C1' cells in the first nucleotide's frame, strides 16, 4: 500500500428506509425485609464515529475521513 470487518447510554450488545432508538448489566431513587443479599417498582443516562450526497423520511443506503482488529505482499 491493497482488501475485509467494526464504531450505537458507564460497559457488553440489538433494531426489515417509517412509532418518542430499544435489551442485558451498572448508577440512582423507591418498596418488601429485624438487617444485608436476592427480588419488586420507577427514574436518569444517547448530537447512534465525523463531514456530505441519495430520500417525502437514514442507526440503516452512497461517498470521503477516522477508531480498533483481520488478511496479503
Nucleotide at each position: 500500500g491493497u482488501c475485509c470487518c467494526u464504531g450505537u447510554a458507564g460497559c457488553g450488545c440489538a433494531a426489515u428506509g417509517g412509532a418518542u432508538a430499544g435489551u442485558g448489566u451498572g448508577u440512582u431513587g423507591g418498596a418488601a425485609u429485624u438487617c444485608u443479599a436476592a427480588u419488586c417498582c420507577a427514574a436518569a443516562g444517547g448530537u447512534c464515529g465525523u463531514g456530505g450526497g441519495u430520500u417525502c423520511a437514514a442507526a440503516u443506503u452512497c461517498u470521503a475521513c477516522u477508531u480498533g482488529g483481520g488478511a496479503u505482499a
RNAcentral holds the sequence, with entries from ENA and Rfam. A computed fold for a 73-nucleotide RNA from Trichonephila inaurata madagascariensis, annotated as transfer RNA. Taxonomically the source falls in Trichonephila inaurata (Eukaryota, Metazoa, Chelicerata, Trichonephila). Model confidence (mean pLDDT): 81 of 100.